[in-house]
C1' cells in the first nucleotide's frame, strides 16, 4: 500500500416565521390569552423471551400441556449475556454451533436394490454333480442417502476382528482439571440413519393482561351489591387454566339500594434509571463516591414555509413501564488485530 | 394496545415427511345452421428466506400479507 476481522459512535446543522401537545409562571367572571423553558428512536417496529404492576382462593392437588437442554458464572429474572469445553470453517485476526438420551421402548427408511436390520441376486469357496440343489462366505460387483468401523498384511476350501499394525468409535482404569473435558494404558467390545418422529431424563412454568384495574358520573329494563327467611341430601348452573378433585358462590320469596353504555380522574412516568471517576472481576457485571431529570397524548402534539452549507440525509413515530433478542436501515468517524507485498 | 388464528391453481377447498390433486372457471377439438349443454385433451399453484433430514407442501426458526376478537348488555 492493499485485502479483511472485530468492538463502538453518531443518524443533517445553524438560524428566522408560522403551527401543535402537555408543564410552570402572570392575566381574565369565564371561555381563553400571554409569556418561559420543554417535546421520538436505535430500532419507538415484530410482539419472539424474561420481569414489574393490577385483578382472581395472598394462588391451592393431579392429570395433561408448553418451554429449556455441553460446563461453570453474569443478573432481578430470562430461551438473554459473558468466560471456557467439544465439533465444523477460515493460512490468521476471527466465525457458526437446537451441543441430553436411538446400547431403554415404539415407530418410520418412498423409488431403486436379492436383501433397510437384517439379507444370499452376481461372483468366490465345498458337498452331491447335468443346465441344477443344498451348505458356508460379507472380501469383489451391481442398488441405495445409507449395506456389519476403514485400510494393510496374516490366516483360510474361500472368506470374516478369525489375528496383528495403523486409523476411527465405545468401554474400563490412571493422571490433571472447580467441571464441560483433556493426555496416556488396557480392552477386538464395533448393533446403519432419523428424536426440528413418538417418546425418556433433568430443570422450570397457576390464568388473564393497562380495552388489567380502582376512584366519581344524569334516564329505563335486564343484571349487579347488601340485609334477612326458606333450603342446603342430591343434582344443575356459576365462578378468568383443557380435564379431576378441592375451595367459594348460587337457584325460591320479601324489603333496601346501587348501577351500566357517553364522560372524567388515577394507575402514567424517578426508574431493577442515565452519565463521570475509583477499586475488584479475563469477562458479563459488582462496590464506593459524584452529578443529571430528558415527551406523556386518549382521535391521538412532536409539523409547515424560507434560507444557508456540505458529505445531499437510509430505515422508520412513543401509547403502562423496564431487561434482552430478532427484523429495516443512506452514509460518516474512531480504537484494537490479522494476512500479503514493497521500502528503510 | 393487547391476545388469537390463516396462506396450496383464476375462485372454494383436499392431500401419513416418499410423482401436489378435486369442483367450478379458462383454452383447444368433437357435436350443431349458430349458441348453450354434452363429450375429449390441455394450461395453471404449496407466501418468501434459512435449517433439520436421504427426502419438506408436511417438521423447527425468521419474515410477509390477511382474517378475528376483547370496554356488562339492550
Nucleotide at each position: 500500500u492493499g485485502a479483511c476481522u472485530u468492538c463502538a459512535u453518531u443518524a443533517u446543522a445553524u438560524g428566522a416565521u408560522c403551527g401543535c401537545g402537555g408543564u410552570g409562571c402572570g392575566c381574565g367572571a369565564g371561555a381563553g390569552c400571554g409569556c418561559a423553558a420543554u417535546g421520538a428512536g436505535g430500532a419507538a417496529a415484530g410482539u419472539c423471551c424474561g420481569a414489574g404492576c393490577a385483578u382472581c382462593a395472598c394462588a391451592g392437588a393431579g392429570c395433561g400441556g408448553g418451554a429449556u437442554a455441553g460446563c461453570a458464572g453474569a443478573u432481578a429474572a430470562c430461551g438473554u449475556c459473558u468466560g471456557c469445553c467439544g465439533a465444523g470453517g477460515g493460512c490468521g485476526a476471527c466465525c457458526u454451533u437446537a451441543g441430553g438420551g436411538c446400547a431403554a421402548g415404539u415407530g418410520c427408511a418412498a423409488c431403486a436394490g436379492a436383501g433397510a436390520u437384517a439379507u444370499a441376486c452376481c461372483g468366490c469357496g465345498g458337498u452331491a454333480u447335468u443346465u441344477u440343489a443344498c451348505c458356508g462366505u460379507a472380501a469383489g460387483g451391481g442398488u441405495g442417502g445409507a449395506a456389519a468401523g476403514g485400510c494393510g498384511a496374516g490366516g483360510u476350501a474361500a472368506g470374516a476382528g478369525c489375528u496383528c499394525a495403523c486409523c476411527g468409535g465405545a468401554g474400563u482404569g490412571u493422571a490433571c482439571g472447580a467441571g464441560a473435558g483433556u493426555a496416556c494404558a488396557c480392552u477386538g467390545c464395533c448393533a446403519u440413519g432419523u428424536a426440528a418422529a413418538c417418546c425418556c431424563u433433568a430443570u422450570c412454568c397457576g390464568a388473564u393482561g393497562c380495552a388489567a384495574c380502582a376512584c366519581c358520573g344524569a334516564u329505563u329494563g335486564g343484571u349487579g351489591c347488601g340485609g334477612g327467611g326458606a333450603g342446603a341430601a342430591a343434582c344443575a348452573c356459576g365462578u378468568c387454566u383443557g380435564c379431576u378433585c378441592g375451595g367459594c358462590g348460587c337457584g325460591c320469596c320479601c324489603c333496601g339500594u346501587u348501577g351500566a353504555a357517553a364522560g372524567g380522574u388515577g394507575g402514567c412516568u424517578u426508574g431493577a434509571c442515565c452519565c463521570c471517576u475509583u477499586c475488584g472481576g479475563c469477562g458479563a457485571c459488582g462496590a464506593a463516591g459524584g452529578g443529571g431529570c430528558u415527551a406523556g397524548a386518549u382521535a391521538g402534539a412532536u409539523g409547515a414555509u424560507c434560507a444557508u452549507a456540505c458529505a445531499c440525509g437510509a430505515c422508520a413515530g412513543a401509547a403502562c413501564u423496564c431487561g434482552g433478542c430478532u427484523u429495516a436501515u443512506c452514509g460518516a468517524u474512531g480504537g484494537a488485530g490479522u494476512c500479503a507485498c514493497u521500502g528503510c | 394496545g393487547c391476545g388469537g388464528g390463516u396462506g396450496u391453481a383464476g375462485u372454494u377447498c383436499a392431500a401419513u415427511g416418499g410423482c401436489a390433486g378435486a369442483a367450478c372457471a379458462c383454452u383447444a377439438g368433437c357435436u350443431u345452421c349458430c349458441c348453450a349443454a354434452g363429450c375429449u385433451a390441455g394450461a395453471u399453484a404449496c407466501g418468501u428466506g434459512g435449517g433439520u433430514u436421504c427426502g419438506a407442501u408436511u417438521c423447527c426458526c425468521a419474515u410477509c400479507a390477511c382474517c378475528c376478537g376483547c370496554u356488562c348488555c339492550a